[in-house]
Small-subunit ribosomal RNA, central domain from a metagenome, 354 nucleotides, folded computationally.
The full RNA is in RNAcentral, with records from SILVA.
Context: one part of a larger RNA
RNA sequence: UUGGGUCUAAAGCGUCCGUAGCUGGUUAGCUAAGUUUUUAGUGAAAUCUAAUGGCUCAACCAUUAGGCUUGCUAGAAAUACUGGCUGACUUGAGAUCGGGAGGAGCUAGAGGAAUGCCUUGGGGUGCGGUAAAAUGCUGUAAUCCAAGGUGGACCAUCGGUAGCGAAGGCGUCUAGCUAGAACGAGUCUGACAGUCAGGGACGAAAGCCAGGGGAGCAAAACGGAUUAGAUACCCGUGUAGUCCUGGCCGUAAACGCUGCUUGUUUGGCGUUGCGCGUUUUUCGAAAGCGUGCAGUGCCGAAGCGAAGGUAUUAAACAAGCCACCUGGGAAGUACGGUCGCAAGGCUGAAACUU
Numbered sequence: 001u002u003g004g005g006u007c008u009a010a011a012g013c014g015u016c017c018g019u020a021g022c023u024g025g026u027u028a029g030c031u032a033a034g035u036u037u038u039u040a041g042u043g044a045a046a047u048c049u050a051a052u053g054g055c056u057c058a059a060c061c062a063u064u065a066g067g068c069u070u071g072c073u074a075g076a077a078a079u080a081c082u083g084g085c086u087g088a089c090u091u092g093a094g095a096u097c098g099g100g101a102g103g104a105g106c107u108a109g110a111g112g113a114a115u116g117c118c119u120u121g122g123g124g125u126g127c128g129g130u131a132a133a134a135u136g137c138u139g140u141a142a143u144c145c146a147a148g149g150u151g152g153a154c155c156a157u158c159g160g161u162a163g164c165g166a167a168g169g170c171g172u173c174u175a176g177c178u179a180g181a182a183c184g185a186g187u188c189u190g191a192c193a194g195u196c197a198g199g200g201a202c203g204a205a206a207g208c209c210a211g212g213g214g215a216g217c218a219a220a221a222c223g224g225a226u227u228a229g230a231u232a233c234c235c236g237u238g239u240a241g242u243c244c245u246g247g248c249c250g251u252a253a254a255c256g257c258u259g260c261u262u263g264u265u266u267g268g269c270g271u272u273g274c275g276c277g278u279u280u281u282u283c284g285a286a287a288g289c290g291u292g293c294a295g296u297g298c299c300g301a302a303g304c305g306a307a308g309g310u311a312u313u314a315a316a317c318a319a320g321c322c323a324c325c326u327g328g329g330a331a332g333u334a335c336g337g338u339c340g341c342a343a344g345g346c347u348g349a350a351a352c353u354u
Stems, first nucleotide, its partner, number of pairs: 004325003007308002012322001014202004021195003025089007033082002035078008048066007092192001093189003096185003104178007111155002116150007126137002163170002207248006216242002221237004259321006267299014303310002327354003336347004
C1' cells in the first nucleotide's frame, strides 16, 4: 500500500461556522463529456502457442500462422445511468405567520441570609482548636449577647437522571437589548442541500500583562503537632490567586472516553415543551385519560459485539463527507518550523532497546 479498524485493546479534532474538494430529491426535453457497442489505423523485436524445418535427439535456432501488447488516434452508432444546458415540481432546505417553554447571552438597576471588620452598650475569664494537644487570641477586656455602620464575595430552600446552550458552560429579582430551538399553520422561495482539507470564531480551571478591589477561602511561606524522619495528612497564621475592567494564553478524565448528516428496523414505563381529542371542573395560562411531534431518562426484542454491554438518543441495517490508528519503550522527547510577553502550545521523528 491493499485490506481492517477508532465506547473500554492503538485510534473521533474541545466545539461550531465555513472556502476549495467530494457527495446530491422528483420530472420532461436537448446534448453526447463520462459510459457501452462497433469500424479503420497503430500498438518494435524477443518472450508465448501451433505446425514445419536445421544442428545424430533434446535444450537451442530458423520459417510460417496465431496470440499478446490490457493502450492510443480517428470515425460511426446507442442513450439506461453519471455529467452539462433549458424548463417544471415540492417531499429536502430556507423564509413567513401564531401562541407558548427555557439557570441561553449581554447591559443596567434592585434585594437577601451569612462570614469578617469597626463603633456603642451589656457582661467579666476564659476563648479557640484536636483523636489528644500545642502554636494562636484575651485584663490595652477577648469569646458571648444586643443595636448601628462598613466592605467584598456569594445567591440556601425551590432544585428535579428537570430546563437552556455548538461546546466550554448557565441558577436571587426587575427592566432593556440579542440569539437559538420545539410545536402548530401549510402562506412564500423552489434543491437554494450534506460534509468539510486549509482558514476563522468561541473555548473550564490555572497561568501571564496593565489598572482597580480584597470579606471569606487559600498554592507559596512561617509556626504548632504527629513521626524514626514528616519538606505531608491534622491545627494556628498567611501572600499570590480567587472578584472587576481591558488584553494575552488555547489547554483538561474539554467524557457519552461514542465525529456530522440522512433514511430504515418489535416494544414497555417515566418525564419536559407544544398541539389535538375527550371527561371532570373551583371555569384558571386548571386537573385526569388517550394521542401526534420534538427533547430527556430507565428497562428491554431482533441484530451487533471478544465480552462488559448496546439496542428508534444504536455500538443494528445502509448511504455521503471529514478526522484519526497500525506493537511497547525511547517520546508527545529532540531537531526544524510556527504561534506566545512568558509559562508554554501546535506540528513532530530517529538512533537504540524490547